[in-house]
RNA sequence: UCACGAAAGGGCACACCCGUCGCGAGGCGGGGUCGCAAAGCCAUGGGGCCCACGCGGUCCGCCAGGCUGCCGAA
Repeated sequence: UCACGAAAGGGCACACCCGUCGCGAGGCGGGGUCGCAAAGCCAUGGGGCCCACGCGGUCCGCCAGGCUGCCGAA
């Protein structure tokens, strides 16, 4: 360094609840904590979902791919 995921510190936050924006899928803020070593970022391919059905939208916590990244035992 790569691969990998023990330990420690720290990080994120499903369902659900409240507020708010959106026709909606969903987004954002707060609470919450099922889980996560990329559950950080990117809609590039596949896939799910939504609608006002088109040069439409949404989900990266569905999978793959790309970029970036903390710690260091076996």
This is a predicted structure of a 74-nucleotide RNA (c-di-GMP-I riboswitch aptamer) from Cellulomonas sp. SLBN-39. The prediction has a mean pLDDT of 88. RNAcentral holds the sequence, with entries from Rfam. Lineage of the source: Bacteria > Actinomycetota > Micrococcales > Cellulomonadaceae > Cellulomonas. The model forms 94% of the base pairs in the Rfam consensus. Rfam family: c-di-GMP-I riboswitch aptamer. Its family is annotated with cyclic-di-GMP binding in the Gene Ontology.